[in-house]
């Protein structure tokens, strides 16, 4: 000096569990039926639509108005879960490259 193998170390790079946070569906919403409460009360159960969409669609928190005893709920402001895109961090893992030791 070359060449093969193993560690050890640093670069730069791909994939990625996951975590975040953003965007979009959906407004956590609407019809329809059954039941059930009545001012200390206004609620339960179903079934349908909504989404280029599965899932979910509230035993939810505050305020606020309505209804004089009936049968119907109502407004305002905050709380999530999903799916999908793409966007930063990333456990790990894969291959390269240099250096150093050693075969």
């Nucleotide at each position: 000096a070359u060449a093969u193998g193993a560690u050890a170390u640093a670069a730069a790079a791909a994939c990625a569990a996951c975590a975040c946070g953003c965007a979009u569906a959906u407004a956590a919403u609407a019809u329809c039926g059954a039941u059930a409460a009545u001012a200390a009360g206004g609620a339960u159960c179903g079934a349908u639509a909504g989404u280029u969409u599965c899932u979910a669609c509230c035993u939810u928190a505050a305020g606020g108005a309505c209804c004089g005893u009936a049968a119907a709920g109502c407004c305002u402001u905050g709380g999530a879960c999903u799916a999908u895109g793409g966007g930063u961090g990333a456990a790990g893992u894969u291959a390269u490259u240099a250096u150093a030791u050693u075969u």